[in-house]
Context: one part of a larger RNA
RNA sequence: UUAAAUUGAAGGAACUUGGCAAAUUAACUCUGUAAGUUCGCAAGAAAGAGUGUCCUAAAGUUUAUUAUGGAUGUCACAAAAUAGAAAGCAACGACUGUUUAUCAAAAUCACAAGACUCUGCUAAUUAGUUUUAUAAGAUGUAUAGAGUUUGACACCUGCCCAGUGCUUAAAGAUCAUCAUUUAUAAGUUUGCGCUUAUAUUUUAAUUCUAAGCAAACGGCGGUUCUAACUAUAAGAAUCCUUAGGUAGCGAAAUUCCUUGACGGGUAAAUUCCGUCCUGCAUGAAUGGUGUCACGAUUGCUUUACUGUCUCCAAUUUAAAUUCA
Numbered sequence: 001u002u003a004a005a006u007u008g009a010a011g012g013a014a015c016u017u018g019g020c021a022a023a024u025u026a027a028c029u030c031u032g033u034a035a036g037u038u039c040g041c042a043a044g045a046a047a048g049a050g051u052g053u054c055c056u057a058a059a060g061u062u063u064a065u066u067a068u069g070g071a072u073g074u075c076a077c078a079a080a081a082u083a084g085a086a087a088g089c090a091a092c093g094a095c096u097g098u099u100u101a102u103c104a105a106a107a108u109c110a111c112a113a114g115a116c117u118c119u120g121c122u123a124a125u126u127a128g129u130u131u132u133a134u135a136a137g138a139u140g141u142a143u144a145g146a147g148u149u150u151g152a153c154a155c156c157u158g159c160c161c162a163g164u165g166c167u168u169a170a171a172g173a174u175c176a177u178c179a180u181u182u183a184u185a186a187g188u189u190u191g192c193g194c195u196u197a198u199a200u201u202u203u204a205a206u207u208c209u210a211a212g213c214a215a216a217c218g219g220c221g222g223u224u225c226u227a228a229c230u231a232u233a234a235g236a237a238u239c240c241u242u243a244g245g246u247a248g249c250g251a252a253a254u255u256c257c258u259u260g261a262c263g264g265g266u267a268a269a270u271u272c273c274g275u276c277c278u279g280c281a282u283g284a285a286u287g288g289u290g291u292c293a294c295g296a297u298u299g300c301u302u303u304a305c306u307g308u309c310u311c312c313a314a315u316u317u318a319a320a321u322u323c324a
Base pairs, nucleotide, nucleotide: 001319002318003317004316005315006314007313008312010310011309014308019305027051028050029049030048031047036041038152052072053071054070055069058066059065073077085303086302087301088300089299090298091297092295093294097109113150114149115148116147117146118145119144125136126135127134153290154289155288156287158220159219160218163217164216165213166212167211168210169209172208173207179202182199183198184197185196186195187194188193221239222238223237224236225235248282249279260276261275262274263273264272
């Protein structure tokens, strides 16, 4: 000096991106226990008190064990080891669960629950042989199976079918100068037949067209003016559009300008909480807004605690180094 430990005056997060690390707490018995809430919880909430040994009375008995009242010892009695730190405000995800074996455990995935679509059974869907045997679906039968999507619960889920997509449509067109049916003619042939031309019969999907469908993919405007202070604009006009963003939420995990403005908290805060709305570029199952409980999740605050720090010191063990 390094590593692993132990201890530390006064202060107690001043350290730091951040209390990272360490310290604190810890068992059992008794008392006591808030907001919130889906009434189950929250809860070991929080906050307190006690604990050794011996004797005594009672219960129980094979033992174990327990209460009351006394006595008594230590600096120290859950005597060593083992052994929750706690509280509050927000974000996200309801929850238990799952995941990048070897830098990511999460707000990812899943989930119960909701919704749409397909499927009538030789089912749809999927796998598969020499191309259609067989197998899963299923020894199931629409309260079933398959695909997609949202994601407990509560209150809700607005407008748009112009574009893309899907579904439907015994009419018409297209596909269709191909193919196919029949007949005739010509050429050729011993004949069967073959070739060419003309006329004629029949024909699907598709596409056009029309309608429906957004918990299908998706989308959801601009300009000008206006009220008797000012400001603002309920209102008016006009252009464009398939329709012009409703309820809600909002500087947000989304806000560039921005450390927005105001309030709270601090002596002082770009963080945090509440409110406002001027939403660069929120918004309703690519779900919207809330939410008890839960979380090795994320941000902020407080109590306790401490060598994280002010500011380092000493000790133990091991290694390294120097000298002999």

Large-subunit ribosomal RNA, domain IV from Sheathia lushanensis (nom. inval.), 324 nucleotides, folded computationally. The gene name in the source record is rnl. The RNAcentral record of the full RNA draws on ENA. It matches the Rfam family "Bacterial large subunit ribosomal RNA". Model confidence (mean pLDDT): 84 of 100.